[in-house]
RNA sequence: CUUAUUUAGAGCGAGGAAGGGACGGGCCCUGUGAACUCGCGGCAACCACGAAGGAUUCUUUGAAGGUGCCAAUUCCCGCGGCAAUAUGUAAUUUGUGCCGGCAGAUGAG
Numbered sequence: 001c002u003u004a005u006u007u008a009g010a011g012c013g014a015g016g017a018a019g020g021g022a023c024g025g026g027c028c029c030u031g032u033g034a035a036c037u038c039g040c041g042g043c044a045a046c047c048a049c050g051a052a053g054g055a056u057u058c059u060u061u062g063a064a065g066g067u068g069c070c071a072a073u074u075c076c077c078g079c080g081g082c083a084a085u086a087u088g089u090a091a092u093u094u095g096u097g098c099c100g101g102c103a104g105a106u107g108a109g
Stems, first nucleotide, its partner, number of pairs: 001109006011040005019029003023078004041070003046066002049062005074103001079100005085095002
């Protein structure tokens, strides 16, 4: 850089000490112990592999390998559009819902 996914799922112990949730705003988590490291466990099914089916790379399924992940929808919003409704203004305001985009994360190349 390209591409797929991103409202599901899954935590204990030891060490460690005050931060963490990408960024900004918000809101949260955290001395009933954050980040990080290690051990064990688990989730998932992207890659590889196996099984069944189907016929051209599809469907279902398994989980001993390579990654990943195990608070909150990627925690929410950020940029744009649409819809109905409430409120307000001289006015194109604010709130709500939906869709798309940006950014991020992870896999594969």
Molecule: SAM riboswitch aptamer (S box leader)
Organism: uncultured Alterileibacterium sp.